């Protein structure tokens, strides 16, 4: 000085004026209120809805299994498929970063051409012809068949472990060194795992489980349109069918237990209105501590939108980056996805100067 990596923080501020909404106070009203004062009023993602819960109800609701769900190891947390640390592996020169990361000797499937042959898988060119058999030869010795053989060659992504050194008719782990495999044990480490340590063993024969399958841990449902309470108004309306200790309902599936004694379709009629729920919460922000961290403890301060066909808007001045992606509807932790621009900090890597 240029290039990357990974983390955070901003994404509009002040002031004036008018308008729109919630708290609390006061005054007037009587009732969906009117005015006045104070004080607040969309995000980092509010999106997706793709995960975990909290809360409300089935409902005073148990156990089992299977469906689904997660998969390396230790931790954090209310949970979770998050997130933190580590360990393997795959990119990257590095900082990093990505994992659908349990088991293939429990079983079954699957893999195309080409090859002799693709997993209890071979003999296509090649090599031998030692034993022994046939032919021809005086003999050496040739040729047939029969048989060994998988060290060279060839096919293919991939061919019954690799280098070498001895056997051999000619090979082969046949034997042996070394390495590699597997099988038990030392040593680190809480574990995955690692080992340049030790013993035995010629030694399974491959890939694929985001194929079925095994294995460990999990494994009620439905939702704020959930659920309570007021006040109103209709038709306690009508038909069919099944049943009446059998049997049937009872907020996935089954079975078992419990509880209840009717249930099930269909026509059709009346409200759809007001209060809650609804915002003080696994809350937040500072400071100390314990921990590699995730995040735990203690003390202090501090309230930060609660609409309901749907509220934060216009206008004008000054700064400037707003001309990005973009609007809450019960809330909370994640994670995934859009994002103009601006700042800080750690770290790597390449030139160059001192």
């Nucleotide at each position: 000085u240029g290039a990357g990596u990974c983390c955070g923080c901003c994404g509009g501020a002040c002031a004036g004026u008018c308008g729109c909404u919630g708290u609390u106070c006061c005054a007037c009203a009587u009732u969906u209120g009117u005015g006045g004062a104070a004080g607040g009023g969309a995000g980092g993602a509010a999106a997706g809805u793709c995960c975990g819960g909290g809360c409300u109800c089935c409902a005073c609701a148990g156990g089992g299994u299977a469906a689904g769900g997660u998969g390396c190891c230790a931790g954090a947390u209310a949970a979770c498929g998050u997130c933190u640390g580590g360990g393997c592996g795959g990119c990257g020169u590095g900082a990093g970063u990505c994992g659908a990361c349990g088991g293939a000797a429990a079983g079954u499937g699957c893999a195309g051409c080409a090859g002799a042959g693709a997993g209890u898988a071979g003999a296509c060119c090649g090599c031998c012809u030692a034993a022994g058999c046939a032919u021809c030869g005086c003999a050496a010795g040739a040729u047939g068949a029969c048989g060994g053989u998988a060290a060279g060659g060839g096919u293919g992504a991939a061919a019954g472990g690799g280098u070498g050194c001895g056997g051999u008719a000619a090979g082969a782990g046949c034997g042996c060194a070394c390495c590699g495999c597997g099988u038990g044990g030392g040593u680190g480490g809480c574990a995955a795992c690692a080992u340049u340590c030790c013993a035995c063993g010629g030694c399974a024969u491959g890939g694929u489980a985001a194929a079925c399958c095994c294995c460990a841990c999990u494994g009620g449902g439905a939702g704020c349109a959930a659920g309570a309470c007021c006040a109103a108004a209709u038709a306690g309306g009508g038909a069919u069918c099944c049943g009446c200790u059998a049997g049937g309902u009872g907020u996935g599936a089954c079975c078992c237990g419990c509880a209840c004694u009717g249930g099930a379709u269909c026509c059709g009629g009346g409200u759809a209105g007001g209060u809650u729920g609804c915002u003080g919460g696994a809350g937040g922000u500072g400071c100390a501590u314990a921990g590699c961290g995730a995040u735990g403890u203690g003390c202090a301060c501090c309230c930060u939108a609660g609409a309901u066909g749907a509220a934060u808007g216009g206008c004008u001045g000054u700064c400037u980056a707003u001309u990005a992606c973009a609007g809450a509807a019960c809330c909370c932790g994640g994670c995934u996805u859009a994002u103009a621009g601006g700042c800080g900090g750690a770290c790597u890597c390449a030139g160059g100067u001192u």
Molecule: Bacterial RNase P class A
Organism: Neptunomonas marina